[in-house]
The part of an RNA shown here (large-subunit ribosomal RNA, domain IV) has 354 nucleotides and comes from a Planctomycetota bacterium. It was read from a public genome assembly.
Context: one part of a larger RNA
RNA sequence: CUCUGGUGAAGGAACUCGGCAAAAUGGCCCCGUAACUUCGGGAUAAGGGGUGCCACUAAUCUUGAUCAUUUACUUGUGAGGGAUCGGUGGCCACAGAAAAUCGGGAGCGGUGACUGUUUAUCAAAAACACAGGUCUACGCCAACUCCAAACGAGGAAGUAUGUAGACUGACACGUGCUCGGUGCCGGAAGGUUAAGGCAAGAGGUUAUCCCUUCGGGGAGAAGCUUUGAACUGAAGCCCCGGUUAACGGCGGCCGUAACUAUGACGGUCCUAAGGUAGCGAAAUUCCUUGUCGGGUAAGUUCCGACCCGCACGAAUCGUGUAACAAUCGCUCCACUGUCUCCACCAGGGACUCG
Numbered sequence: 001c002u003c004u005g006g007u008g009a010a011g012g013a014a015c016u017c018g019g020c021a022a023a024a025u026g027g028c029c030c031c032g033u034a035a036c037u038u039c040g041g042g043a044u045a046a047g048g049g050g051u052g053c054c055a056c057u058a059a060u061c062u063u064g065a066u067c068a069u070u071u072a073c074u075u076g077u078g079a080g081g082g083a084u085c086g087g088u089g090g091c092c093a094c095a096g097a098a099a100a101u102c103g104g105g106a107g108c109g110g111u112g113a114c115u116g117u118u119u120a121u122c123a124a125a126a127a128c129a130c131a132g133g134u135c136u137a138c139g140c141c142a143a144c145u146c147c148a149a150a151c152g153a154g155g156a157a158g159u160a161u162g163u164a165g166a167c168u169g170a171c172a173c174g175u176g177c178u179c180g181g182u183g184c185c186g187g188a189a190g191g192u193u194a195a196g197g198c199a200a201g202a203g204g205u206u207a208u209c210c211c212u213u214c215g216g217g218g219a220g221a222a223g224c225u226u227u228g229a230a231c232u233g234a235a236g237c238c239c240c241g242g243u244u245a246a247c248g249g250c251g252g253c254c255g256u257a258a259c260u261a262u263g264a265c266g267g268u269c270c271u272a273a274g275g276u277a278g279c280g281a282a283a284u285u286c287c288u289u290g291u292c293g294g295g296u297a298a299g300u301u302c303c304g305a306c307c308c309g310c311a312c313g314a315a316u317c318g319u320g321u322a323a324c325a326a327u328c329g330c331u332c333c334a335c336u337g338u339c340u341c342c343a344c345c346a347g348g349g350a351c352u353c354g
Stems, first nucleotide, its partner, number of pairs: 001349008010340002014338001019335001027051005036041001038170001052091006059084005067076002092096001104333007111325002116128002132168007144154003171320004176250003181247002183243005190238003196232002201227005208219004251269005278312001279309001290306005
């Protein structure tokens, strides 16, 4: 110096990103216990008192000597012993749950209801799950999935109070407007539309014929072959409707009240419709340490408000909420070597010598 422990004057979080770490609390008995609440909780809330040993003694339970009693079964008496739990008095120590085991507590808020689950090996969480809610598919050889493609398997030895898929996530109160776009569902008149069907026509080849400067040139049936217009031809798409707890979306400008300011009100443009309730500088607010209030001597955090919401908002749920949490933020009490500011002690290592 380092590690593991121990003690510490005065102060007591001044340390620090942050009370990280440490300290403190601690068992049992008695008293006592708030807001809030889903009436279960909250709660070991909080906050107090007691706790050893000895003597005497009350009570309760139990065992039961002796004696008495009864025709009998029994019934009574109750010495002594055991256990539990009180009372009074006394004794010792700094200290009586004497060691060890063994909750620190309170208040305000965010998030997630809860118990659970998770990144084996840097993340345990507000992420996942969850009971509950909703929508959609599926009538059984079910939908859906696997797949060696089978007369296979799961679903299921189940049958819509079921199974599968998706979203939301206890509970309470709610869940607004929009179907123009995209998706899905339904519709089938018309438009478009493939292979295929039908096959007009065209090309190649040439039996034969014609012309020839004898080199060649031209016409060309059948067959074979290459191609092929019109016509016919389903779903789909276009089209017509429905559907948002489907994917999603939910405006701008100008003016206006007898101080000013503001704008209930009016005008106008655009849209499928222009954000309702509730909440709001928020896990969302850029400007921003917004402004006001609270707490502090002093507060970019925190709590309560305001609303100018850059860019909240209703099952990609909105707003609340008791209980719960190795969750996140803030405050207070207790407590302390975290610190002011370090000191000493014990043991291990390093180090020096051997």

The prediction has a mean pLDDT of 86. Lineage of the source: Bacteria > Pseudomonadati > Planctomycetota.